[in-house]
RNA sequence: CUCAUCCAGAGCGGGGGAGGGACCGGCCCAGUGAACCCGCCGCAACCGUCCGGACGGCACGCCGUCAGGAGAGGUGCGAAGUCCGGCCCCCCUCUCGGGAGGGAAGAUGAG
Numbered sequence: 001c002u003c004a005u006c007c008a009g010a011g012c013g014g015g016g017g018a019g020g021g022a023c024c025g026g027c028c029c030a031g032u033g034a035a036c037c038c039g040c041c042g043c044a045a046c047c048g049u050c051c052g053g054a055c056g057g058c059a060c061g062c063c064g065u066c067a068g069g070a071g072a073g074g075u076g077c078g079a080a081g082u083c084c085g086g087c088c089c090c091c092c093u094c095u096c097g098g099g100a101g102g103g104a105a106g107a108u109g110a111g
Stems, first nucleotide, its partner, number of pairs: 001111006011040005019029003023086004041078003046074002049070003053066005082105001087102002090099003
């Protein structure tokens, strides 16, 4: 940089001591112990592996596509929808405010 996904899911113990939820605004979490480190437990199907199914190709042994299943090997993850909004547009509403769609940004994976 490109592509895919982001309304699901899953926490205890030890150390540590005041922060954390990317940014900004909110709103939250936190001495009934934040970040971070370690151990164990767990969640999950992006990659890899395995299993059969449909379709297609073929040098007949495999290959490709699609959908499904198993499983923890590589990552990832275990408050709140990516916690909500931020930019654009539409709908309801006198206003306040509420709702739908798209984007930006971010996160994770694969290349």